[in-house]
Context: one part of a larger RNA
RNA sequence: GGAUGAACGCUGGCGGUAUGCUUAACACAUGCAAGUCGAACGAAAGUUUUUAACUUUAGUGGCGAACGGGUGAGUAAUACGUGAGAAUCUGCCCUUAGGAAAAGAAUAACUUCUGGAAACGGUUGCUAAAUCUUUAUAUGUCGAGAGAUGAAAUAGCUUAGGCUGCCUAAGGAUGAGCUCACGCCUGAUUAGCUUGUUGGUGAGGUAAUGGCUCACCAAGGCCACGAUCAGUAGCUGGUUUGAGAGAACGACCAGCCACACUGGGACUGAGACACGGCCCAGACUCCUCCGGGAGGCAGCAGUGAGGAAUUUUCCGCAUGGGCGAAAGCCUGACGGAGCAAUACCGCGUGAGGGAUGAAGGAUUUUGGUCUGUAAACCUCUUUUCUCAAGAAAGAAGUUCUGACGGUACUUGAGGAAUAAGCAUCGGCUAACUCCGUGCCAGCAGCCGCGGUAAUACGGGGGAUGCAAGCGUUAUCC
Numbered sequence: 001g002g003a004u005g006a007a008c009g010c011u012g013g014c015g016g017u018a019u020g021c022u023u024a025a026c027a028c029a030u031g032c033a034a035g036u037c038g039a040a041c042g043a044a045a046g047u048u049u050u051u052a053a054c055u056u057u058a059g060u061g062g063c064g065a066a067c068g069g070g071u072g073a074g075u076a077a078u079a080c081g082u083g084a085g086a087a088u089c090u091g092c093c094c095u096u097a098g099g100a101a102a103a104g105a106a107u108a109a110c111u112u113c114u115g116g117a118a119a120c121g122g123u124u125g126c127u128a129a130a131u132c133u134u135u136a137u138a139u140g141u142c143g144a145g146a147g148a149u150g151a152a153a154u155a156g157c158u159u160a161g162g163c164u165g166c167c168u169a170a171g172g173a174u175g176a177g178c179u180c181a182c183g184c185c186u187g188a189u190u191a192g193c194u195u196g197u198u199g200g201u202g203a204g205g206u207a208a209u210g211g212c213u214c215a216c217c218a219a220g221g222c223c224a225c226g227a228u229c230a231g232u233a234g235c236u237g238g239u240u241u242g243a244g245a246g247a248a249c250g251a252c253c254a255g256c257c258a259c260a261c262u263g264g265g266a267c268u269g270a271g272a273c274a275c276g277g278c279c280c281a282g283a284c285u286c287c288u289c290c291g292g293g294a295g296g297c298a299g300c301a302g303u304g305a306g307g308a309a310u311u312u313u314c315c316g317c318a319u320g321g322g323c324g325a326a327a328g329c330c331u332g333a334c335g336g337a338g339c340a341a342u343a344c345c346g347c348g349u350g351a352g353g354g355a356u357g358a359a360g361g362a363u364u365u366u367g368g369u370c371u372g373u374a375a376a377c378c379u380c381u382u383u384u385c386u387c388a389a390g391a392a393a394g395a396a397g398u399u400c401u402g403a404c405g406g407u408a409c410u411u412g413a414g415g416a417a418u419a420a421g422c423a424u425c426g427g428c429u430a431a432c433u434c435c436g437u438g439c440c441a442g443c444a445g446c447c448g449c450g451g452u453a454a455u456a457c458g459g460g461g462g463a464u465g466c467a468a469g470c471g472u473u474a475u476c477c
Stems, first nucleotide, its partner, number of pairs: 001477004006473005013347006019340002021306001026304003030301003035063003040060002043057006070259003080183006088176002093172007101135005110125001113122003140149003155164003185231003192222003197219008234256004238249004261282005284295004312337001314336003319333001320331004350380004360371004385414006394404001421466005426447003432461005442449002
């Protein structure tokens, strides 16, 4: 000198664009953040033109809830980055081909009785489906072969043209799992580490390879080119700085990974070992009729605590996403507004004239000098500001739909009107004098100032620098 997710002190006019718990992965009151489909199903309630339609919905069923959003605790390698690879799966989507045969069953809702304070149940009887089961068949799979295995909903709507859906196979696309090579912080005041350990055979398991697991066999495997242990740490694209080499960092945005009160486990599913699912254990909080129950903000707001320090319990679905044939519903993702000079950029706080060089203030050698064209005063202008009128684009989808917002913007009127501070002035380093103080009070980045004439302390005047900021502190280059 540059930089910052900064903080503190003094000060503070406006706009645009960004950014905003770096600390306690501390604890959380309250509300919201994942639903949707009646064109899958039975039923109930309501309405009406009342016997056949419409509306609404608790339940069964389907799809979604594995996305989106948050955080960085753990992790030095099951991570990440780059580049290769083979032994795999992939709902919805696209293309192609074929199929959808026969039969049966249960259950919620509802109803009966009933337990419990509640949370939540138990029991009797009935019923539907795109729910479930059996049989058949199939291009499939396994097998050398014989053979074995093994699917479906002909359903919903309809303007009767069709549309949507179901099953199987092949291919694609997308996504995901797996393997390898190289790269990837510090410590030797950590030198040896390892027994499923290293390899083989066989079996099990998995979507799949593999000590992934098991039985048996062999005794291997890693290591001063730093194993093991310990410390620290999410990684990257990038960011800051630097002429570069490099160094430091990894907020926001984007990709990947990990986590969801702590630890463990599986279920469902195409996909999870699942933030707003389940089970067990633990700590904590709450309810209780003491028998037993409920909870998880590292989602958005918000509260307490910690801290030098970080915002509203706001508005709306345009885009994206889920469901639906659609209308549409949901969406704290997102779009916006609010707060904060936190940062960057831009604009303004007036312009021209004006010497009796006014008054005042400071100083003085008492002549004057400085403040200073500065002010007053004259002539203008209206960026800003106030008021009034008009008024968007953003809508994609010929109609309708705008939170932002009566906002941006435009026009008119008014009046210089509403708007300047902060730090410094001994040298480094741009900028000097007066008074007070008297090694005191104090200053200070370094050198150093202050003990009676202090350009270094405190105040006044003046000056210098930057400017809606200016200084200080912290950290990096």

Notes: Predicted 3D model of a 477-nucleotide part of an RNA (small-subunit ribosomal RNA, 5' domain) from an uncultured bacterium.